Annotation
RNAcentral holds the full RNA, with entries from ENA, Greengenes and SILVA. A computed fold for a 470-nucleotide part of an RNA from an uncultured bacterium, annotated as small-subunit ribosomal RNA, 3' major domain.
Context: one part of a larger RNA
RNA sequence: UGACGGGGGCCCGCACAAGCGGUGGAGCAUGUGGUUUAAUUCGACGCAACGCGAAGAACCUUACCCAGGCUUGAACUGCCAAGAAAACCCCAUGAAAGUGGGACUACCUUCGGGUGCUUGGUAGAGGUGCUGCAUGGCUGUCGUCAGCUCGUGUCGUGAGAUGUUGGGUUAAGUCCCGCAACGAGCGCAACCCUCGUCCUUAGUUGCCAGCGCGUAAUGGCGGGGACUCUAAGGAGACUGCCCCGGAUAACGGGGAGGAAGGUGGGGACGACGUCAAGUCAUCAUGGCCCUUACGUCUGGGGCUACACACGUGCUACAAUGGCCGAGACAAUGCGUCGCUUGUUAGCAAUAACCGGCUAAUCGCCUAAACUCGGUCUCAGUUCAGAUCGGAGUCUGCAACUCGACUCCGUGAAGAUGGAAUCGCUAGUAAUCGCGGAUCAGCAUUGCCGCGGUGAAUGAGUUCCCGGGCC
Numbered sequence: 001u002g003a004c005g006g007g008g009g010c011c012c013g014c015a016c017a018a019g020c021g022g023u024g025g026a027g028c029a030u031g032u033g034g035u036u037u038a039a040u041u042c043g044a045c046g047c048a049a050c051g052c053g054a055a056g057a058a059c060c061u062u063a064c065c066c067a068g069g070c071u072u073g074a075a076c077u078g079c080c081a082a083g084a085a086a087a088c089c090c091c092a093u094g095a096a097a098g099u100g101g102g103a104c105u106a107c108c109u110u111c112g113g114g115u116g117c118u119u120g121g122u123a124g125a126g127g128u129g130c131u132g133c134a135u136g137g138c139u140g141u142c143g144u145c146a147g148c149u150c151g152u153g154u155c156g157u158g159a160g161a162u163g164u165u166g167g168g169u170u171a172a173g174u175c176c177c178g179c180a181a182c183g184a185g186c187g188c189a190a191c192c193c194u195c196g197u198c199c200u201u202a203g204u205u206g207c208c209a210g211c212g213c214g215u216a217a218u219g220g221c222g223g224g225g226a227c228u229c230u231a232a233g234g235a236g237a238c239u240g241c242c243c244c245g246g247a248u249a250a251c252g253g254g255g256a257g258g259a260a261g262g263u264g265g266g267g268a269c270g271a272c273g274u275c276a277a278g279u280c281a282u283c284a285u286g287g288c289c290c291u292u293a294c295g296u297c298u299g300g301g302g303c304u305a306c307a308c309a310c311g312u313g314c315u316a317c318a319a320u321g322g323c324c325g326a327g328a329c330a331a332u333g334c335g336u337c338g339c340u341u342g343u344u345a346g347c348a349a350u351a352a353c354c355g356g357c358u359a360a361u362c363g364c365c366u367a368a369a370c371u372c373g374g375u376c377u378c379a380g381u382u383c384a385g386a387u388c389g390g391a392g393u394c395u396g397c398a399a400c401u402c403g404a405c406u407c408c409g410u411g412a413a414g415a416u417g418g419a420a421u422c423g424c425u426a427g428u429a430a431u432c433g434c435g436g437a438u439c440a441g442c443a444u445u446g447c448c449g450c451g452g453u454g455a456a457u458g459a460g461u462u463c464c465c466g467g468g469c470c
Base pairs, nucleotide, nucleotide: 008470009469010468011467012466013465015461016460019424020423021422022421023420026315027314028313029312030311031310032309033308034306035305042053043052064301065300066299067298068297069296070295077123078122079121080120081119082118083117089102090101091100092099093098106115107114108113126290127289129288130287131286135284136283137279138278139277140275142273147186148185149184150183151182152181153162154161155160166177167176168175192267193266194265195264197235198234199233200232201231202230203229207224208223211222212221213220238261241255242254243253244252245251317417321376322375323374324373325372326371327370333364334363335362338357339356340355342353343352344351345350383414388409389408390407391406392405393404394403430453431452432451433450434449435448436447
């Protein structure tokens, strides 16, 4: 000077309290440990590993295992020598890769040669092999916490201090006042994006108030720019105004006006640093190691195993519900190797045939919870749907190991879950569906978004946890 204390003071945060819903019990999904295995590839391990890398493991992916092959090699650059071959095609063999054989032969040219290719040789290639404790880059975390420093001056023998402490105040080292300090930098805030109100411009593919046409019906058509909307620009909020408190300050409390009020909501943005944190398997890279193999190709298997243990989720245990019928209202997005309307066939998954759309034009697209009517009457049930049997559909070279979906049958555990533990302060929690990335197909209940319905409680800081200042 720091760090630490079951030392003190002050102050924050869904930290506790108040409240709502869960997890921990069940079945299943998924990740991990362990065990097993020829292999179950590798990494990640308190918070900050465990629906994590993986936003798609049947083959491929694939890094693992078994088996069969190749050796200047699957891909790359150069040099030397030789050459008319190699590929394609055919035959044999084979699981394929490959191996053996057959047939076939380049292009340009100034005729010097050049380009491409093959074979042999050589230098080198190649390595998801090791070291994240040799590294770059990127990332997590404390933490969007309010801090971390510098120049000059001053003080101190010096390490260092001061400034940055103090009195107030703030979300904030935010601002005010004071002060041997005066200034400055990185952070905070603002500038950026988005949502909320209004205006202007523009009016198709979007819209339809008024006028007209037409239809079984529909902005379908003429037309219109009013409205909605779209997307570009602008206005608007600044404690600006009023009252009270305060030191007359900063600021705080209340009010007016306003679509919005004191940072309006959300996002992007992460200081000096910490954890020898994570990553040599994104990539790059020092060193070490392999070089007829630790490289590379192929077939099959494995990553999907299963006594068990843990994490994260989904579905339930029902009547605020299940089932049947009828009716209503979204937003984000995506689509030509695609989205598929419609018609027909099928109980259905789906198939067949026409047609639209390179999309504010056509399609995905009936949103669901909800409302109305009916039924069930508290039961392991008309709850719940695991598991298993059978029959099918689709994708794909191929669904045995190991895909998803449909129909019929089967109908397990489960009666609200011990100790313990998690999330959330408002359009939030809870609940309901929809879309997308990856992708042939799919595990998805995951992830990232979108909208619908829409609460309760707190205005406190004694305590637990983490953090800031003295």
Its Rfam family is "Bacterial small subunit ribosomal RNA". Its family is annotated with ribosome and structural constituent of ribosome in the Gene Ontology.